[in-house]
Context: one part of a larger RNA
RNA sequence: CUGGGCGUAAAGGGCGCGUAGGCGGUCCGUUAAGUGAGAAGUGAAAGCCCAUGGCUCAACCAUGGAUGUGCUUCUCAUACUGGCGAACUAGAGUAUGGGAGAGGAAAGUGGAAUUCCCGGUGUAGCGGUGAAAUGCGUAGAGAUCGGGAGGAACACCAGUGGCGAAGGCGACUUUCUGGACCAUAACUGACGCUGAGGCGCGAAAGCGUGGGGAGCAAACAGGAUUAGAUACCCUGGUAGUCCACGCCCUAAACGAUGGAUACUUUGUGUCGCGGGUAUCGACCCCUGCGGUGCAGGAGCUAACGCAUUAAGUAUCCCGCCUGGGGAGUACGGUCGCAAGGCUGAAACUC
Numbered sequence: 001c002u003g004g005g006c007g008u009a010a011a012g013g014g015c016g017c018g019u020a021g022g023c024g025g026u027c028c029g030u031u032a033a034g035u036g037a038g039a040a041g042u043g044a045a046a047g048c049c050c051a052u053g054g055c056u057c058a059a060c061c062a063u064g065g066a067u068g069u070g071c072u073u074c075u076c077a078u079a080c081u082g083g084c085g086a087a088c089u090a091g092a093g094u095a096u097g098g099g100a101g102a103g104g105a106a107a108g109u110g111g112a113a114u115u116c117c118c119g120g121u122g123u124a125g126c127g128g129u130g131a132a133a134u135g136c137g138u139a140g141a142g143a144u145c146g147g148g149a150g151g152a153a154c155a156c157c158a159g160u161g162g163c164g165a166a167g168g169c170g171a172c173u174u175u176c177u178g179g180a181c182c183a184u185a186a187c188u189g190a191c192g193c194u195g196a197g198g199c200g201c202g203a204a205a206g207c208g209u210g211g212g213g214a215g216c217a218a219a220c221a222g223g224a225u226u227a228g229a230u231a232c233c234c235u236g237g238u239a240g241u242c243c244a245c246g247c248c249c250u251a252a253a254c255g256a257u258g259g260a261u262a263c264u265u266u267g268u269g270u271c272g273c274g275g276g277u278a279u280c281g282a283c284c285c286c287u288g289c290g291g292u293g294c295a296g297g298a299g300c301u302a303a304c305g306c307a308u309u310a311a312g313u314a315u316c317c318c319g320c321c322u323g324g325g326g327a328g329u330a331c332g333g334u335c336g337c338a339a340g341g342c343u344g345a346a347a348c349u350c
Base pairs, nucleotide, nucleotide: 003322004321005320006319007304008303012318014201015200016199017198021194022193023192025088026087028085029084030083031082033081034080035077036076037075038074039073040072041071042070049065050064051063052062053061054060091191092188093187094186095184096183097182098181103177104176105175106174107173108172109171110154115149116148117147118146119145120144121143125136126135162169163168206247207246208245209244210243211242215241216240220236221235222234223233258317259316260315261314262313263312266295267294268293269292270291271290272289273288274287275286276285299306300305323350324349325348332343333342334341335340
C1' cells in the first nucleotide's frame, strides 16, 4: 500500500463536546479545477520486444523498427464531483402551546430500623453453630416499657416501568438547572453527519487535607473445623464505607454489538404525547409520533442466534484486529503525591 474482518473465534475507543480533515439535500445559471475526447511536444542512449545482418553457431555485437505507465501545452465536451452566483424546504435549527420523568446541583425536613446512653419492671441466663467454643451476664445481661444521642440507608409504591451520553440516578419539600417527547407549521434556509489531535465527564477501590463514624467490614485478634486451615463457620475489630475540597482514570466501563441517515413482511405487551369514534364522563375501539420489551418472517450467520431498537439492504466518517506464549512485560516518553495509568516492542519458543 492492499485484502478480509471486529455480538460469542484476534478486533468497537468507557462516554460526550468539538478543532483540522473526510463526506454531504432539491432546483437554475455560470465556470471548466477534477473527469472524458482529440492533437502537438517530451518521454536520452544502452536494455526489454520484433526484423535483418556480423563473428563457422551461440553467447556477444551492429543496423532498423516497435513500445513507453507518465508529464506539459492547446482545442473540444459539460453528465457527475468541485468553485462562484441565485433560489427552495423534505435535513438541521428556532418560536409558540402542552404533558411525562430515581436527569443534575444545593438547602431543609421526616418516619421505620440497628447501635449506644439514662431510667422503670424483672431474673438467670443471653448469644452463636452442623455441633460447639471464644464472647456478653448476679457490678443485674438478654426480654420488655419510657426518654435521649448519633450516623447511615430510604421498606411498601416498584414494574424486561422511567430518566441520563456513558458512569449512573429511588423518602419528602423548596430553590437553581440540563435534555428528550408531542402538537402547530409561524420563522431561518443546508446552518448538516462524522471526528485524528484537543477539552470535559467517568462505578468501585485507592491517595492528600480536614471533619464524621450507627451499622457493615479488608487487615488483625480470638474460638471452632482440619492431617494442616495463614480459608470457608463463629465472636470481636481497624482502615474504609459517609461529608467537604483536591487527586487517581481503571472495570465482564457489556447489548462483550461505534456514530449518523435511508429502505425492508408480521403479531403482541408496556411507557409518554396527540387525533378520531363513543360517552354525562372515565374506560373500550380505530389511528399518528417517540421510547422500551417479547415472539417470529425474508435476509444474514460457522453455528448459536440477530431480525424496523438488525447481526438484513446500502452510503459517509471515526476507532480497532492480523497465530499462541513471551507481554499489556522491558526500554523510552508522558501523566500521577503515591499506587500506578497511557503509549508499547524484541530476543527466544511452539
This is a predicted structure of a 350-nucleotide part of an RNA (small-subunit ribosomal RNA, central domain) from a metagenome. Its Rfam family is "Bacterial small subunit ribosomal RNA". The RNAcentral record of the full RNA draws on SILVA. The prediction has a mean pLDDT of 87.